[in-house]
RNA sequence: AUUCUGUUUCAGGGCGGGGUGCAAUUCCCCACUGGCGGUAAUGGUAGACGGCUUUCCAGCCUGCUCCCAAAGCCCGCGACCCCCAAGCGCAAGCGAGGGGCUGACAUCGGUGCAAGUCCGAGGCCAACGGUUACAGUCCGGAUGGAAGAGGCAGACA
Numbered sequence: 001a002u003u004c005u006g007u008u009u010c011a012g013g014g015c016g017g018g019g020u021g022c023a024a025u026u027c028c029c030c031a032c033u034g035g036c037g038g039u040a041a042u043g044g045u046a047g048a049c050g051g052c053u054u055u056c057c058a059g060c061c062u063g064c065u066c067c068c069a070a071a072g073c074c075c076g077c078g079a080c081c082c083c084c085a086a087g088c089g090c091a092a093g094c095g096a097g098g099g100g101c102u103g104a105c106a107u108c109g110g111u112g113c114a115a116g117u118c119c120g121a122g123g124c125c126a127a128c129g130g131u132u133a134c135a136g137u138c139c140g141g142a143u144g145g146a147a148g149a150g151g152c153a154g155a156c157a
């Protein structure tokens, strides 16, 4: 260092201005936000090799390797909801795990050998329940759960 086991911590952002109205952070106009892992022609750090300059120190250049960051709408996953369910419980109920469901541009232009990821422009999407009127942004389930990320301890090779 890898794998496995235990334990522990962490793990979602956003309504500001105006209009209408009895009433809207819910409608209309402008604005604002983007979970986790992967991918990466970009950027950054470091390293060794090579080339150039140089007396040396050192500097510069090209490719390569490692690490870090980089996609709301590319791939996969989680959350919500539905079904089944070991087990726990007197019961109500909780529920490991399994299955289903699960949003949105192969947009236009640019660069280039190559871009769904870069640059520019435009478009589009966002669970359920609640509400004096329809919610990505308010309130609630949720002091919950969780993709996963890190710390500590141990085990095998």
Stems, first nucleotide, its partner, number of pairs: 003155008016030004031137002033126002035077004042069003046065002050061004072124002081100004087094002105122001107121004128140003